[in-house]
RNA sequence: GCCUCUAUAGCUCAGUUGGUAGAGCAUUCGCCUUGUAAGCGAAAGGUCAUCGGUUCGAAUCCGAUUGGAGGCU
Numbered sequence: 001g002c003c004u005c006u007a008u009a010g011c012u013c014a015g016u017u018g019g020u021a022g023a024g025c026a027u028u029c030g031c032c033u034u035g036u037a038a039g040c041g042a043a044a045g046g047u048c049a050u051c052g053g054u055u056c057g058a059a060u061c062c063g064a065u066u067g068g069a070g071g072c073u
Stems, first nucleotide, its partner, number of pairs: 001072007010025004019056001027043005049065005
């Protein structure tokens, strides 16, 4: 220098053919318990890496950039 994969909640990750963004764990609150843990219920938590484009509508499609992983020379 070139190619491929990847970036979504605090962490690990889903998200199908473009149509209101989810799970588990963690956090907070409640129930339960003499109390704690466990268990049960609920809540909160997201500019979907950045910028631009296509579209009535983009996490999703296209381009560029940045970070990470791997490969080729």
This is a predicted structure of a 73-nucleotide RNA (transfer RNA) from a Propionibacteriaceae bacterium. Rfam family: tRNA. From the family's description: Transfer RNA (tRNA) molecules are approximately 80 nucleotides in length. The family's RNA type in Rfam is transfer RNA. The coordinates come from a structure-prediction model, not an experiment, and the mean pLDDT is 81. It was read from a public genome assembly.